[in-house]
Context: one part of a larger RNA
RNA sequence: CCUUCGUUAAGGAACUAGGCAACUUAACUCCGUAACUUCGGGAUAAGGAGUGCCUCGCUAGGGUGAAUAGCCCGAGGAGGCCGCAGUGAAAAGGGUCUAGCGACUGUUUACUAAAAACACAGGACUGUGCCAAGACCGAAAGUCGAUGUAUACAGUCUGACGCCUGCUCGGUGCCGGAAGGUUAAGGGGACGGGUUAUCCCUUCGGGGAGAAGCUCAGAACCGAAGCCCCGGUUAACGGCGGCCGUAACUAUGACGGUCCUAAGGUAGCGAAGUUCCUUGUCGGGUAAGUUCCGACCCGCACGAAUGGCGUAACGACUGGACCGGUGUCUCAACGAAGGACUCG
Numbered sequence: 001c002c003u004u005c006g007u008u009a010a011g012g013a014a015c016u017a018g019g020c021a022a023c024u025u026a027a028c029u030c031c032g033u034a035a036c037u038u039c040g041g042g043a044u045a046a047g048g049a050g051u052g053c054c055u056c057g058c059u060a061g062g063g064u065g066a067a068u069a070g071c072c073c074g075a076g077g078a079g080g081c082c083g084c085a086g087u088g089a090a091a092a093g094g095g096u097c098u099a100g101c102g103a104c105u106g107u108u109u110a111c112u113a114a115a116a117a118c119a120c121a122g123g124a125c126u127g128u129g130c131c132a133a134g135a136c137c138g139a140a141a142g143u144c145g146a147u148g149u150a151u152a153c154a155g156u157c158u159g160a161c162g163c164c165u166g167c168u169c170g171g172u173g174c175c176g177g178a179a180g181g182u183u184a185a186g187g188g189g190a191c192g193g194g195u196u197a198u199c200c201c202u203u204c205g206g207g208g209a210g211a212a213g214c215u216c217a218g219a220a221c222c223g224a225a226g227c228c229c230c231g232g233u234u235a236a237c238g239g240c241g242g243c244c245g246u247a248a249c250u251a252u253g254a255c256g257g258u259c260c261u262a263a264g265g266u267a268g269c270g271a272a273g274u275u276c277c278u279u280g281u282c283g284g285g286u287a288a289g290u291u292c293c294g295a296c297c298c299g300c301a302c303g304a305a306u307g308g309c310g311u312a313a314c315g316a317c318u319g320g321a322c323c324g325g326u327g328u329c330u331c332a333a334c335g336a337a338g339g340a341c342u343c344g
Base pairs, nucleotide, nucleotide: 001339002338003337004336005335006334007333008332010330011329014328027051028050029049030048031047036041038160052081053080054079055078056077061073062072063071064070082086094323095322096321097320098319099318100317101315102314106118107117122158123157124156125155126154127153128152134144135143136142161310162309163308164307166240167239168238171237172236173233174232175231176230177229180228181227182226186222187221192216193215194214195213198209199208200207201206241259242258243257244256245255268302269299280296281295282294283293284292
């Protein structure tokens, strides 16, 4: 010096990204206990006091039991004794206030993340009438769903509870519609081509016409869903404006004009886990506060089940403040054990 421990004057978070680590607290009995609240909680809230041993004492009382046998449990009271110290060692919550997120108990990255992520009861939409929809494997048979039957099952989103959940169907999706347009295979075969039995011409080399059959190609016309089209649907995917002017100081703009749109963001919230400018401005807390809390609203770029805003309880969650107590620190010291070091 390192590791693991113990003690420490005065101070007591000045340490540090941050009280990380350590300390404090701690059992039982009694007293006492706030805001808030879903009336259950919060709560061991907070904050206090007591605790040993002896005598009265086989205390009062209680349990067992047939029992006024036995055995066991046992407050409370009075008096006394000893120590620095009586839950005499060990084991045994630090607390409070205030925000954010998630309601909660749970679950998770086996080996860097336990969380605000996942799940969750509850809410909603959609599909499914039973050989259900959906799922698995497959060529099929088969199986799950389910020995269930719409108060069921499946899929998707949201996520207790309270108050709520605005406008938009133009685009995309889904559902419905069937008049018209378009449209495949297929049906249909008009017109045309190849071949040639036969016939005609011939300079005898060849040339021309050409039925049936076989064959090639194939127009009109008929022809479903889909798409176009017409409606509906947002707790479907999504979206939710700009410019100019205006009130008898100024400022602001209830109001007006105009352009565009499917519709122009309602309630609530707001420098937010979202705010760039920004350490916004004001207030609180501190001697001093880029964090924190309360407001304001100019929301770069909140916003209503990709839910909005609240919320008691809960949390090894994340900020901020305070009390207590501390070697975290001022600033280090001493001690113990094991290493390191020397010898072997």
This is a predicted structure of a 344-nucleotide part of an RNA (large-subunit ribosomal RNA, domain IV) from a Pseudomonadota bacterium. The full RNA is in RNAcentral, with records from ENA. NCBI's taxonomy places the organism under Bacteria, Pseudomonadati, Pseudomonadota.